Transfer RNA from Agitococcus sp., 76 nucleotides, folded computationally. NCBI's taxonomy places the organism under Bacteria, Pseudomonadati, Pseudomonadota, Gammaproteobacteria, Agitococcus. Its Rfam family is "tRNA". It is annotated as a transfer RNA. The RNAcentral record of the sequence draws on ENA.

[in-house]
C1' cells in the first nucleotide's frame, strides 16, 4: 500500500433478511442455611464500533470511516 478475518450486555459468544437481539459467566435480589458456599428461582443488564444507503423490512446486503488480528509487499 494490497489482501483475509473481527467489531452485539461488564466479560465469552449465538443469532437464515421478517415476532419483543438471545445464552453462558460476573454482578444485583430471593429461596434454602447458624452464617457461608453449592444448587435452584427471579429481575436487570444492548444506540448490535461511527456515518451513509438499498429493501415494506438490516446484528445480517452495499459504500465510507475507525481499532484489533493474520498474511503479502514497497522503502526513498
Nucleotide at each position: 500500500a494490497c489482501g483475509g478475518g473481527a467489531g452485539u450486555a461488564g466479560c465469552u459468544c449465538a443469532a437464515u433478511g421478517g415476532a419483543u437481539a438471545g445464552a453462558g459467566c460476573a454482578g444485583g435480589g430471593g429461596u434454602c442455611u447458624u452464617c457461608g458456599a453449592a444448587a435452584c428461582c427471579c429481575a436487570a443488564g444492548g444506540u448490535u464500533g461511527g456515518g451513509g444507503g438499498u429493501u415494506c423490512g438490516a446484528g445480517c446486503c452495499c459504500c465510507u470511516c475507525c481499532u484489533c488480528c493474520c498474511g503479502u509487499g514497497c522503502c526513498a